The RNA shown here (transfer RNA) has 71 nucleotides and comes from Malassezia vespertilionis. Lineage of the source: Eukaryota > Basidiomycota > Ustilaginomycotina > Malasseziomycetes > Malassezia. The prediction has a mean pLDDT of 82.

RNA sequence: AAGGAUUUAGCUGAGUGGUUUAGCAUCGAUUUUACACAUCGAAGACAGAGGUUCGAUCCCUCUAAUUCUUA
Repeated sequence: AAGGAUUUAGCUGAGUGGUUUAGCAUCGAUUUUACACAUCGAAGACAGAGGUUCGAUCCCUCUAAUUCUUA
């Protein structure tokens, strides 16, 4: 310099344009003499901007970050 891939909760990851999902972690309740385990529940996110659409995590454009290949 050229061409690809990825970006979703604190972490790891799903998600065919129609209510954003799960595991671990966190918090609360139950349980226990207490802790742990267990059960139930809660909170918590679509990298940023714009566009298409009745409706966008999903499609298009640009930007940013990470990463791979080639030179």
Rfam family: tRNA. Rfam's curators write: Transfer RNA (tRNA) molecules are approximately 80 nucleotides in length. The RNAcentral record of the sequence draws on ENA.